[in-house]
Molecule: Fluoride riboswitch aptamer (crcB RNA motif)
Organism: Acidobacteriaceae bacterium
RNA sequence: UGAUGCACUGGCGAUGGAGUUCGCCGUUAACCGCCCUUCGGCUGAUAACUCCUACAGAACU
Numbered sequence: 001u002g003a004u005g006c007a008c009u010g011g012c013g014a015u016g017g018a019g020u021u022c023g024c025c026g027u028u029a030a031c032c033g034c035c036c037u038u039c040g041g042c043u044g045a046u047a048a049c050u051c052c053u054a055c056a057g058a059a060c061u
Base pairs, nucleotide, nucleotide: 010025011024012023013022016052017051018050019049020048021047033042034041035040
């Protein structure tokens, strides 16, 4: 330095952070949104719930 095996740690769920729960994956992986021939268009900061931040709309002061 490379390969293999075991154990442990871990990682991921379309744009940020935290908590809880669920699911998936084991670096050969999980995951990396949808529509459209093209031009172009649509939803959402969650996998789900809650809170914070950012963004958008409305109302009041």